[in-house]
RNA sequence: GGGGAGUUAGCUUAGUUGGCUAAAGCGUCUGGUUUACACCCAGAAGAUCACAGGUUCGAGUCCUGUACUCCCCA
Numbered sequence: 001g002g003g004g005a006g007u008u009a010g011c012u013u014a015g016u017u018g019g020c021u022a023a024a025g026c027g028u029c030u031g032g033u034u035u036a037c038a039c040c041c042a043g044a045a046g047a048u049c050a051c052a053g054g055u056u057c058g059a060g061u062c063c064u065g066u067a068c069u070c071c072c073c074a
Base pairs, nucleotide, nucleotide: 001073002072003071004070005069006068007067010026011025012024013023019057028044029043030042031041032040050066051065052064053063054062
């Protein structure tokens, strides 16, 4: 330099043909339970869907550019 894959909550990951308020596990916090801790139960908080632009009535999803990570070729 060329090609491919990826970027979504603190971490790890889903997200169907573009369509209601973006989902789950772990973690965190609060309450319950316990003499206490752990386990368990209930609930809550937590997201610029990498950034910018475009298409569309409507974009995490489609298109373009940029940035970053990984793999392959030279």
Molecule: transfer RNA
Organism: uncultured Verrucomicrobiota bacterium